[in-house]
RNA sequence: GGGCCCGUAGCUCAGCCCGGUAGAGCGCCCGGCAUACGACCGGGUGGUCGGGGGUUCAAAUCCCCCCGGGCCCA
Numbered sequence: 001g002g003g004c005c006c007g008u009a010g011c012u013c014a015g016c017c018c019g020g021u022a023g024a025g026c027g028c029c030c031g032g033c034a035u036a037c038g039a040c041c042g043g044g045u046g047g048u049c050g051g052g053g054g055u056u057c058a059a060a061u062c063c064c065c066c067c068g069g070g071c072c073c074a
Base pairs, nucleotide, nucleotide: 001073002072003071004070005069006068007067010026011025012024013023020057027045028044029043030042031041032040050066051065052064053063054062
């Protein structure tokens, strides 16, 4: 220098292909139970979708550039 993959909640990831309300589990907070903790039960809490631009009525999703991480080639 070239190619491919990954980046979404505090953590681990789905959703992207094929555009149409941003989700799950864990965590955290409050309550119940309990002497108390854990477990269990009920309720609540979660986001510039890595950044910018473009296309579109509408973008996590399509296109371009950039940033970070990983692998391969030279």

RNAcentral holds the sequence, with entries from ENA.
Transfer RNA from an Acidilobales archaeon, 74 nucleotides, folded computationally.
Its Rfam family is "tRNA". By type it is a transfer RNA.